[in-house]
């Protein structure tokens, strides 16, 4: 230098024919308990890596730019 894949909540990752952003697990706050720890109920956390395009509408489509990984050379 060339090629591909991954970036979505504190953490692991879903979301695949473009239409309201979710799971678990940690959080917080309430019930259970004599107490903890187990269980329950609620409930907060998101600029979908960053800039543009396309679309009435983009996590998803395109193009570029970054980071991380692999493989060429």
């Nucleotide at each position: 230098g060339c090629c591909g894949a991954u970036g979505u909540a504190g953490c692991u990752c879903a979301g695949u024919u473009g239409g309201u952003a979710g799971a678990g697990c940690a959080c917080a706050u309430u019930c259970u308990u004599g107490g903890u720890a187990a269980g329950a109920a609620u409930g907060a956390g998101g600029u979908c890596a960053c800039c543009g395009g396309u679309u009435c509408a983009a996590g998803c489509c395109c193009g570029g730019u970054c980071a991380u990984c692999g493989g060429c050379u």